[in-house]
Background: Predicted 3D model of a 350-nucleotide part of an RNA (small-subunit ribosomal RNA, central domain) from Lepidium apetalum. The coordinates come from a structure-prediction model, not an experiment, and the mean pLDDT is 87. Lineage of the source: Eukaryota > Viridiplantae > Mesangiospermae > malvids > Lepidium.
Context: one part of a larger RNA
RNA sequence: UUAGGCGUAAAGCGUCUGUAAGUGGCUUUUUAAAUCCACCGUCAAAUCUUAGGGCUCAACCCUGGACAAAAGGUGGAAACUAUCAAGCUUGAGUAUGGUAGGGGCAGAGGGAAUUUCCGGUGGAGUGGUGAAAUGCGUAGAGAUCGGAAAGAACACCAACGGCGAAAGCACUCUGGUGGGCCGACACUAACAUUGAGAGACGAAAGCUAGGGGAACAAAUGGGAUUAGAUACGCCAGUAGUCCUAGCCAUAAACGAUAGAUACUAGGCGUUGUACGUAUCGACCCAUGUAGUGUUGUAGCUAACACAUUAAGUAUCUCGCUUGUGGAGUAUCUUCGCAAUAAUGAAACUC
Numbered sequence: 001u002u003a004g005g006c007g008u009a010a011a012g013c014g015u016c017u018g019u020a021a022g023u024g025g026c027u028u029u030u031u032a033a034a035u036c037c038a039c040c041g042u043c044a045a046a047u048c049u050u051a052g053g054g055c056u057c058a059a060c061c062c063u064g065g066a067c068a069a070a071a072g073g074u075g076g077a078a079a080c081u082a083u084c085a086a087g088c089u090u091g092a093g094u095a096u097g098g099u100a101g102g103g104g105c106a107g108a109g110g111g112a113a114u115u116u117c118c119g120g121u122g123g124a125g126u127g128g129u130g131a132a133a134u135g136c137g138u139a140g141a142g143a144u145c146g147g148a149a150a151g152a153a154c155a156c157c158a159a160c161g162g163c164g165a166a167a168g169c170a171c172u173c174u175g176g177u178g179g180g181c182c183g184a185c186a187c188u189a190a191c192a193u194u195g196a197g198a199g200a201c202g203a204a205a206g207c208u209a210g211g212g213g214a215a216c217a218a219a220u221g222g223g224a225u226u227a228g229a230u231a232c233g234c235c236a237g238u239a240g241u242c243c244u245a246g247c248c249a250u251a252a253a254c255g256a257u258a259g260a261u262a263c264u265a266g267g268c269g270u271u272g273u274a275c276g277u278a279u280c281g282a283c284c285c286a287u288g289u290a291g292u293g294u295u296g297u298a299g300c301u302a303a304c305a306c307a308u309u310a311a312g313u314a315u316c317u318c319g320c321u322u323g324u325g326g327a328g329u330a331u332c333u334u335c336g337c338a339a340u341a342a343u344g345a346a347a348c349u350c
Stems, first nucleotide, its partner, number of pairs: 003322004007304002012318001014201004021194003025088004031082001033081001035077006042069001049065006091191001092188003096183004103177001105175005110154001114150008125136002162169002206247006215241002220236003258317006266295009276285001299306001323350001325348001333342002
């Protein structure tokens, strides 16, 4: 490089938007670039191949022919790709009527619990463990009652449920805001899809500056355990976790499964919606559509399993992979305050 691959063996970028580029609905014209046909002409001979022939056969030799290929030229064809022009509505979008939702942002409010402080009652333990001890407590703890303050998280509802591109999102209310889905009827008329570079978002931890600090808790200290115990279990406890502004750009960022389109048995749930039937109403029944589960046939798979939410059958585009280790290391470069991140080898080795 080709070819084969990418759920678990190496391999899907963490996710999205989108430039170049690739690919691209239906109908009728134009042109003839690509494509196809014919002819001219070329590929010396030998070799190869084929039909015959000659050495007794064969190797070998002789004669004739053909395939295939290619720069160019001439003349044609018009189905497909492309191109020109005109249309169409199924893809896509806009408008419109509904609808579900922890989607995002900002601002208010709430109660339970915890801790601390103040006051009352009370008077010896409490706490912790496998057992203990450190700890707290007659300077009045723990318990109990009343009051105050603070910060963080939001029990039940709660689901195999919902929303979001992913990360993620849950007390209640308000404001403005993004997207989805369903229905009928209009409008635009292929406006689509994927997407190298590029840009945006991106858990936790970490970093900078300023706040905040109830609880938990790396580090650290103490008391235990132990041969030791730089641990597990105990008592304390600082960064941090929280807020504001800005960095960082990584995760088993997982469905270990890239995106788009079409097709291919069913059964049982569940969420949203439309319609029909029925009802006072909730439910129930039937059909369609958009999700989300489970089971299962064909098919596929090395097996496990997947199976209309495919890992089935096909097409298009991007990304990635090529024995183990060395190594996600060295070096160069880029980004970053730093920590690091991104890009990313070889010698050697089995």